RNAcentral holds the sequence, with entries from ENA. Predicted 3D model of a 72-nucleotide RNA (transfer RNA) from Dactylosporangium sp. Rfam family: tRNA. From the family's description: Transfer RNA (tRNA) molecules are approximately 80 nucleotides in length. The organism belongs to Dactylosporangium, within Bacteria.
RNA sequence: ACCCCUGUGGCUCAACGGAAGAGCAGCGGUCUACGAAGCCGUUUCAUGCAGGUUCGAGUCCUGCCAGGGGUA
Numbered sequence: 001a002c003c004c005c006u007g008u009g010g011c012u013c014a015a016c017g018g019a020a021g022a023g024c025a026g027c028g029g030u031c032u033a034c035g036a037a038g039c040c041g042u043u044u045c046a047u048g049c050a051g052g053u054u055c056g057a058g059u060c061c062u063g064c065c066a067g068g069g070g071u072a
Base pairs, nucleotide, nucleotide: 001071002070003069004068005067006066007065010024011023012022013021018055026042027041028040029039030038048064049063050062051061052060
């Protein structure tokens, strides 16, 4: 320098263009001598950045940025 992959809550991952969900974590309760585990309930928070296409974009296109891999 070029090519490929990835980027979504605190963390790990979903979401064939129709408006973002789960697990863990957190909080409250139950249990316990007290905790942990288990069980019940529950709040907030997320699409790397900038454009474009579209009635509608996490998803498609372009350019950047970051991480990983490859070729020379």